[in-house]
RNA sequence: GCGGACGUGGCGAAAUUGGUAGACGCAAGAGACUUAAAAUCUCUCGGCCUUCGGCUGUACGGGUUCGACCCCCGUCGUCCGCA
Numbered sequence: 001g002c003g004g005a006c007g008u009g010g011c012g013a014a015a016u017u018g019g020u021a022g023a024c025g026c027a028a029g030a031g032a033c034u035u036a037a038a039a040u041c042u043c044u045c046g047g048c049c050u051u052c053g054g055c056u057g058u059a060c061g062g063g064u065u066c067g068a069c070c071c072c073c074g075u076c077g078u079c080c081g082c083a
Stems, first nucleotide, its partner, number of pairs: 001082007010026003019066001028044005046056004059075005
């Protein structure tokens, strides 16, 4: 230099012939239980805001579409192969 695969919460990971984004697990926080702790159970757990709610968010920036993690273009990164 060329080709291919991949990039989704703090971490792993699911969701794809385009149709509610984050299921499930781990970690963390709060509560219940306990004399106390462990275990167990319940709830919470991306970001921003004017916080019963709204907007935004799938590496980054654009495009197509009524609608994009998914399709197209460019860029960045990791891995594999070729030279």

The RNA shown here (transfer RNA) has 83 nucleotides and comes from Metarhizobium album. It was read from a public genome assembly. The coordinates come from a structure-prediction model, not an experiment, and the mean pLDDT is 80. Its Rfam family is "tRNA". It is annotated as a transfer RNA. Taxonomically the source falls in Rhizobium (Bacteria, Pseudomonadota, Alphaproteobacteria, Hyphomicrobiales).